[in-house]
This record gives sequence, structure tokens and C1' cells, in this order.
RNA sequence: UUCCGAAAAGGGCAAACCCGCGGCAACGCGGGGACGCAAAGCCUCGGAUCCCUCGGGGAUGGCCGGGCUGCCGAA
Repeated sequence: UUCCGAAAAGGGCAAACCCGCGGCAACGCGGGGACGCAAAGCCUCGGAUCCCUCGGGGAUGGCCGGGCUGCCGAA
């Protein structure tokens, strides 16, 4: 360094739900809240699912796969 994910350390993110706002909607943002997550960090590249004003456009990265990057360091 790579693979890998044990013990810890420092930490990080934030499901459902509630409130406010935006949106036709899926859903997103902020606050509260934690189901969980070793990439639950970033990228819609492929598939999948969801929405729509269905030529097509949008959403989910915490659906799966892929790419890039990152903390710690046992076997």
C1' cells in the first nucleotide's frame, strides 16, 4: 500500500414519525427525533422501483451493481 472488518479511540451520518416551507406528484430543505449504517461520503454509469404536464421529464445514492475518495488497524 492492497485485501479485510476484530477490539478499541476520535468521531460522523440519520430511518419512521411530528412541525414549518417548496413541489402537480414522487419527494426535497430546515428543526425535532433515532431505525439503523464501516463508507448511510461523492457520482444517476447500468439495472430496479416510484411520480408526472408521459415527445419526455423528475425522484430514490439508506434498492442492487459499478466508479472515485476517506478515519482506525487485529487475524
Annotation: Predicted 3D model of a 75-nucleotide RNA (c-di-GMP-I riboswitch aptamer) from an uncultured bacterium. Model confidence (mean pLDDT): 88 of 100. It matches the Rfam family "c-di-GMP-I riboswitch aptamer". Its family is annotated with cyclic-di-GMP binding in the Gene Ontology.